The prediction has a mean pLDDT of 88. A computed fold for an 87-nucleotide RNA from Gordoniibacillus kamchatkensis, annotated as c-di-GMP-I-GGC riboswitch aptamer. The sequence was found by an Rfam model in a public genome assembly.
[in-house]
């Protein structure tokens, strides 16, 4: 610098419940383990999600279109990292 999860020592926590916060998607806090070699950070791109406010349309309900809002356990980039082997 590359590879790699056999091995050791960690780690991390999906689905599902509580209880918060939000319009909502969704997050945070315990429980709880599907699984993960970055399932660490990060919202730069791009996908997905949601529509509070905006615009459009109806007598009105309702519907559409919107990201400034969420997602890093979608994916690319960026940037840090333990072990082993490797250069």
């Nucleotide at each position: 610098u590359a590879u790699g999860a056999a091995a050791a020592a960690g780690g991390c926590a999906a689905a599902c419940c509580a209880a918060u916060u939000g319009a909502a998607a969704a997050a945070u806090u315990g429980g709880g383990a599907c699984g993960c070699a970055a399932a660490g950070c990060c919202a730069c791109g791009g996908g997905u999600c949601u529509a509070a406010g905006g615009u459009c349309c109806u007598a009105a309900c309702a519907g559409a279109c919107u990201a400034u809002g969420a997602u890093c356990g979608c994916c690319g980039a960026g940037u840090u990292g333990c072990c082993a082997u490797u250069a």